[in-house]
Molecule: c-di-GMP-I riboswitch aptamer
Organism: Mollicutes bacterium
RNA sequence: AUUAAUUAAAGGCAAAACUGAAGCAAUUCAGUGACGCAAAACUACAGGGUCUUGAAAAAGAUAGCCAGUUGCACAG
Numbered sequence: 001a002u003u004a005a006u007u008a009a010a011g012g013c014a015a016a017a018c019u020g021a022a023g024c025a026a027u028u029c030a031g032u033g034a035c036g037c038a039a040a041a042c043u044a045c046a047g048g049g050u051c052u053u054g055a056a057a058a059a060g061a062u063a064g065c066c067a068g069u070u071g072c073a074c075a076g
Base pairs, nucleotide, nucleotide: 012037013036017032018031019030020029021028022027035064041069042068043067047066048065049062050061051060052059053058
């Protein structure tokens, strides 16, 4: 100096629930809140799975389901 793992510092994000709003729905947004997260950052036209509407074709949702891409970090 580089790589990997581990442990920390300074920070970051925000589950469930409740309230209000949007939507046929899944679900989403805002506030309160904090279960947890070393990528809980981005990607739904890398890919897969799951869910909603629909007779089907198809349309929509989910990244905190798996996954792909990218990235911060003191010290031992």